[in-house]
Context: one part of a larger RNA
């Protein structure tokens, strides 16, 4: 010095366990904010700090309802004072209170009224005052306005990536869409979604790639409102012929329709998304809930053994080791003074005609055209069809646009105003469940006071730490010791001693053999 083996130390692996995370269903909710919010500073308890709650009326105050012995949050024992069967702690509506900063606002935008009022008479601008509304915050969902490269093409340029990432404006509980100037079938009949159609037609340095629509099945299901025609009002201007504006009626469609001007029919029945509450339901707290005992091990009965029950209840947790009947609950039934929500019935409001005649009306710098972009699965293509920008620029039913250049025949629609719920998206939030999800180097970044401690000038980056026992019974007492630290007796537990469950290896130590 090496092997080996046994006790030890050391270390924190397995194992086992979860107050945490993850994903996913169903319902609910889909916002808060000038009545000051999201978020935060300070403060606030008898009592230092930290979380939690609450605001100088501060771990709270007023009331209403639940509740029914204890109680004064919590890390965290104990003191000290208090408080409750005259019903307190508690938990539900309601209200009161609600310091600073934070949008931050005594401002500042819009907007209707009135007032005032320049250059410049009248007028306008612009001031001023009162109302009313905006303003900022939120995970995704949504639409609009802008818009990238890296990359793919085996290099690149058009192309792709992709109209995505990000960026702005906006809005809603859903947004957008939407009641046919479509659409190409004997034709159907608003939009939105799904599935198919179909990787189809297509498009395409015809390269990589890109990529429909009709139809046909399915969710749902609703259709409406203007404008003008002509009437009638009020205002304003006026060459007194009118003209223009505002209110009301009219009136809304493509087998064209309306006004007007004859004529005929009706006062009803029916539809509705609007607005009311009563009745009924639902959430915001709750309530009542069957049925077991005896030996036997064991520290400790739920666990064996025996002999019972109850089940609309044998989901599920807890209790000293596994419990249908020990506790919480389950499964049924039941329950609200106040807030708040829902649908059906009522009740209010609101809609909805034929025929003849005439030829007033039917959304104008707009179809459309030309050039030049862009969107349509379609990359200038034979390229319509939608929307920009320039420069033209019609027409009202004998109009007018489509039917994929573009012409005819034919068919079908009816622009240049609006508004529409459902079925669709998504989940920062509550609620109830559920898992061939994790189980602490997993599982969110955070099971544990985590977006903390740390790190950066800063945008920002960001950790690690779970488990004493059934109950602190958390080791009185003694002895060594420096009145240490640690040890060693006692004690108390089933063991486990706080550096605490289990306790693997690396690696160190003593002990003992063998070897050299």
């Nucleotide at each position: 010095g090496g092997c080996a083996c046994a006790u030890g130390g050391g270390g924190g692996a397995u194992g086992u366990c979860u107050c945490g995370g993850c994903g996913c269903u169903g319902g609910a909710a889909g916002g808060c904010g000038a009545u000051g919010a999201a978020g935060g500073g300070c403060g606030u308890g008898g009592a230092a700090g930290g979380c939690u709650g609450c605001g100088a009326a501060a771990a709270g105050c007023c009331u209403g309802g639940g509740g029914g012995a204890g109680c004064c949050g919590u890390c965290a024992a104990a003191c000290a004072g208090g408080c409750g069967u005259u019903g307190a702690u508690c938990c539900c509506g309601g209200g009161a209170u609600u310091c600073c900063c934070g949008a931050a606002u005594g401002a500042c935008c819009g907007u209707a009224u009135g007032c005032u009022g320049a250059a410049u008479c009248c007028a306008u601008a612009g001031g001023c005052a009162u109302g009313c509304g905006g303003g900022g915050c939120g995970a995704a969902c949504g639409u609009g306005g802008g818009g990238a490269a890296c990359u793919g093409a085996a290099a690149c340029a058009u192309c792709u990536a992709a109209g995505u990432a990000c960026c702005c404006a906006c809005a809603g509980g859903a947004a957008a869409g939407g009641a046919a100037a479509g659409a190409a079938a004997u034709u159907c009949g608003a939009c939105u979604c799904c599935c198919c159609g179909a990787g189809u037609a297509g498009c395409g340095g015809c390269g990589a790639g890109c990529g429909a629509a009709a139809a046909g099945g399915g969710a749902a299901g609703a259709g409406c409102c203007u404008a003008a025609a002509c009437c009638g009002u009020c205002c304003a201007c006026u060459u007194c012929g009118g003209u223009g504006g505002g209110c009301g009626g009219g009136g809304u469609c493509g087998u064209g329709g309306g006004a007007c001007c004859g004529a005929c029919a009706a006062c009803a029945a029916g539809g509705c998304a609007g607005g009311c509450u009563g009745c009924c339901u639902g959430c915001u707290a709750g309530a009542a809930g069957a049925a077991u005992c005896c030996g036997g091990u064991g520290g400790a009965a739920a666990c064996c053994g025996g002999a019972a029950c109850c089940a609309c209840a044998g989901a599920g947790g807890g209790u000293g080791a596994c419990a249908g009947u020990c506790c919480c609950g389950u499964a049924u039934u039941c329950g609200a003074a106040a807030g708040c929500g829902g649908a059906a019935c009522g009740c209010c409001g609101u809609c909805u005609g034929u025929c003849g005649g005439c030829a007033c009306c039917c959304g104008a710098g707009u179809a459309g055209g030309u050039c030049u972009g862009g969107g349509c699965a379609c990359g200038u293509g034979a390229a319509a069809c939608c929307c920009g920008g320039a420069c033209u620029g019609a027409a009202u039913c004998c109009a007018g646009g489509a039917g994929g250049a573009c012409c005819a025949u034919c068919u079908c629609c009816u622009a240049a105003g609006g508004c529409u719920a459902a079925g669709u998206a998504c989940u920062c939030u509550c609620c109830a469940g559920c898992g061939a999800c994790c189980g602490a180097u997993a599982g969110u970044g955070u099971a544990u006071c985590a977006g903390u401690a740390g790190c950066g000038c800063g945008a920002g980056c960001g950790a690690a730490u779970g488990a004493u026992g059934a109950a602190a019974a958390g080791a009185a007492c003694c002895c060594c010791u420096u009145c240490a630290a640690g040890g060693g007796g006692a004690g108390g537990g089933a063991a486990a001693g706080a550096a605490c469950c289990u306790g693997a290896a690396a690696c160190c130590a003593u002990g003992u053999g063998c070897c050299u």